This is a predicted structure of an 87-nucleotide RNA (c-di-GMP-I riboswitch aptamer). The sequence was found by an Rfam model in a public genome assembly. The model forms 95% of the base pairs in the Rfam consensus. The prediction has a mean pLDDT of 81.
[in-house]
């Protein structure tokens, strides 16, 4: 240079849990912390799951079974760029 990623990880991310926040929830963001990750970068206009403030529904009102994302989850599939090691 190409090609693979069985192994191996200098650096690099950070699950669970804690704590401060924001949020209606789901979750988010910072600190601590490390179960794990060769894309544990990015993309929530393709699937799939989470939640349901608001709306629909009910209804006389309050309340609420149920439906529903325009909120979320990229560390579920998926798409998409890409570093080094090692072979």
């Nucleotide at each position: 240079a190409u090609a693979a990623u069985a192994u191996c990880a200098a650096g690099g991310c950070a699950a669970a849990c804690u704590u401060a926040u924001c949020g209606a929830a789901a979750g988010g963001u910072a600190a601590g912390g490390a179960c794990g990750c060769a894309a544990a970068g990015c993309c929530a206009a393709g699937g799939g799951c989470c939640u349901a403030a608001a709306u629909c529904g009910u209804a006389g009102a309050a309340a609420c079974a149920g439906a529903u994302a325009c909120g979320g989850c990229a560390g579920c599939c998926g798409g998409u760029u890409g570093c080094a090691g090692u072979u």